[in-house]
Context: one part of a larger RNA
RNA sequence: UGUUCGAAACUUGAGAGGACUUUUUCCUAGUACGAGAGGACCGGAAAGAACGUAUCUCUGGUGGAUCGGUUGUCACGCCAGUGGCAUAGCCGAGUAGCUAAAUACGGAAUAGAUAACCGCUGAAAGCAUCUAAGCGGGAAACUAACCUCAAAACUAGGUUUCGCUCGAGAGCCGGGGAAGACUACCCCGUCGAUAGGCCAGGCGUGUAAGCGCAGCAAUGCGUUGAGCUUACUGGUACUAAUUGCUCGAUUGG
Numbered sequence: 001u002g003u004u005c006g007a008a009a010c011u012u013g014a015g016a017g018g019a020c021u022u023u024u025u026c027c028u029a030g031u032a033c034g035a036g037a038g039g040a041c042c043g044g045a046a047a048g049a050a051c052g053u054a055u056c057u058c059u060g061g062u063g064g065a066u067c068g069g070u071u072g073u074c075a076c077g078c079c080a081g082u083g084g085c086a087u088a089g090c091c092g093a094g095u096a097g098c099u100a101a102a103u104a105c106g107g108a109a110u111a112g113a114u115a116a117c118c119g120c121u122g123a124a125a126g127c128a129u130c131u132a133a134g135c136g137g138g139a140a141a142c143u144a145a146c147c148u149c150a151a152a153a154c155u156a157g158g159u160u161u162c163g164c165u166c167g168a169g170a171g172c173c174g175g176g177g178a179a180g181a182c183u184a185c186c187c188c189g190u191c192g193a194u195a196g197g198c199c200a201g202g203c204g205u206g207u208a209a210g211c212g213c214a215g216c217a218a219u220g221c222g223u224u225g226a227g228c229u230u231a232c233u234g235g236u237a238c239u240a241a242u243u244g245c246u247c248g249a250u251u252g253g
Base pairs, nucleotide, nucleotide: 005163006162007161008160009159010158011157015149016148017147018146021049022048023047024046025045026044027043033038051106052105053104054103055102059100060099061098062097066093067092068091069090070089071086072085073084074083075082076081110144111143112142117137118136119135120134169247170246171245172244173189174188175187176186177185194240195239196238197236198235199234200233201232204228205227210223211222212221213220214219
């Protein structure tokens, strides 16, 4: 842009893509078979491997906006307490997110039509013959079934609702996002919890500073599971989503 009025939702599925793997063990059964050695079909069950999809509860990794320890040096006048730099100075932990080695799930069952092949009936050809007419069985392959996309499937589908300039809806703009290179997508815009802040909680770290006591001191103890705490949870209009603008269907199609 089209889909012959304009929209917003929800859909059908022509068609397309994906997946399709496999081992071992046990039971049947030491049975059938076999002199023995050995050792099944059929059927049933359980554990895996690799691969794939999803997820972050658990186990971990990372986590340079979290916490702590610590060395050297400089600064804040000094002590104390802090800050800067040194690979994030080094070291020990670690929330969210992301993630695999973590944890769930998957391949199937089933049906149809078949391949090689195995058959029934059966002539040509009084016999025979699975085939010539006719009728069955038969595989991880095929068609469905399972998962995903899909009406640009130009035969451009369907259903519901809304709107007719007194305007359905969309966009611009702004606040944002488990969405993202940009765009797009999704949510929100005072009729508001969208983000920040704040409050409360959680997670993490591991007993802050100050003061007191003990000790010559280093240090220890008490106040104290303290203080601090990013991305998490809930709440709260304090701040910012202001005010507005544009497009948009001749009830016609």
Description:
Predicted 3D model of a 253-nucleotide part of an RNA (large-subunit ribosomal RNA, domain VI) from an Alphaproteobacteria bacterium. NCBI's taxonomy places the organism under Bacteria, Pseudomonadati, Pseudomonadota, Alphaproteobacteria. Its mean pLDDT, the model's own confidence on a scale to 100, is 89.